[in-house]
A computed fold for an 83-nucleotide RNA from Corallincola holothuriorum, annotated as c-di-GMP-I riboswitch aptamer. Its mean pLDDT, the model's own confidence on a scale to 100, is 90. The sequence is in RNAcentral, with records from Rfam.

RNA sequence: AGCUGAUAAAGGCAAACCAGUUGAAAAGCUGGGACGCAAAGCCACCGAUCUAAGGGGAAACCUAUGACAGCGGGGUUGCCGGU
Repeated sequence: AGCUGAUAAAGGCAAACCAGUUGAAAAGCUGGGACGCAAAGCCACCGAUCUAAGGGGAAACCUAUGACAGCGGGGUUGCCGGU
């Protein structure tokens, strides 16, 4: 430096749900809580998905400039073990 996650150690993160809080919503944040995770660290670049305030429409509905990195791909950094 490349490949890899069988076993093990030190540690790390934290789904659902609950409380508080921000937001039009999706959802975010804080605390509790652990289903899981070897990148479940970081980045919305591509696809998927969610929301639709505003805008469009007679209505149905459409629309991301909003969200999602714990849906897949990609980029980037990194602990331990094996090779």